Annotation:
The RNA shown here (transfer RNA) has 73 nucleotides and comes from an Acidobacteriota bacterium. It matches the Rfam family "tRNA".
Order: sequence, then structure tokens, then C1' cells
RNA sequence: GGGCGAGUAGCUCAGCUGGGAGAGCGCCUCGUUCGCAACGAGGAGGCCGGGGGUUCGAAUCCCCUCUCGUCCA
Repeated sequence: GGGCGAGUAGCUCAGCUGGGAGAGCGCCUCGUUCGCAACGAGGAGGCCGGGGGUUCGAAUCCCCUCUCGUCCA
């Protein structure tokens, strides 16, 4: 330098054919307990890597670009 894959919540990851942004764990509050853990109930938390385009509408399609992994040179 080129090919391919990945980038979505603090972490690990879903998200099918463009229309609701989600799960588990973690965190906070309450209940239960002498207390902790576990359990139950509720809650906070996201510029969907960045920019542009297409569209009534984009995490999802197109273009550029950044980072990481891997293969080739």
C1' cells in the first nucleotide's frame, strides 16, 4: 500500500425486508435480611466511530474518512 471483517449503553453483544434504539452483566433507589450475597420491584445511562449524500423517513442504502483485527505484498 491492497483485500476482508469489526466499530450500537460502563462491559459483552443483538438489531431480519429503511419507520419502536434493545438484551444480559454492571450501576442507582426501594423491599426482604442483624448484615452481606442472592432474590423481587422500579430507575438512570446511547451524537448507533466521524462527515456528506439518497429518501417523506437512515444504526440499516451509497460515497469519503478515522480506529482496531486479520490476510496478502

Source information: It was read from a public genome assembly. The coordinates come from a structure-prediction model, not an experiment, and the mean pLDDT is 82.